This is a predicted structure of a 73-nucleotide RNA (transfer RNA) from Paramuricea clavata. The source organism's lineage runs through Eukaryota, Octocorallia, Malacalcyonacea, Plexauridae and Paramuricea. The coordinates come from a structure-prediction model, not an experiment, and the mean pLDDT is 80.

[in-house]
RNA sequence: GACCACGUAGCUCAGUUGACAGAGCAUUGGGCUAGUAUUCCAAAGGUUGUAGAUUCGAUUCCUACCGUGGCCA
Numbered sequence: 001g002a003c004c005a006c007g008u009a010g011c012u013c014a015g016u017u018g019a020c021a022g023a024g025c026a027u028u029g030g031g032c033u034a035g036u037a038u039u040c041c042a043a044a045g046g047u048u049g050u051a052g053a054u055u056c057g058a059u060u061c062c063u064a065c066c067g068u069g070g071c072c073a
Stems, first nucleotide, its partner, number of pairs: 001072001003070005010025004027043005049065004
């Protein structure tokens, strides 16, 4: 340098081939217990990598860039 894949909550990952984004773990509060653990309930947490394009509407489609991994040279 060429090609391919990926980038979504603090972490691990879903999601939909266009219509206000979710789970588990973690965190916080509460219940239970004499107290811990386990367990149950709830809450908080996201400019969906960045910037543009298309569209009434983009996490989703298109382009460029950034980062990570793989592969070829």
Rfam family: tRNA. Gene Ontology term of the family: triplet codon-amino acid adaptor activity. By type it is a transfer RNA.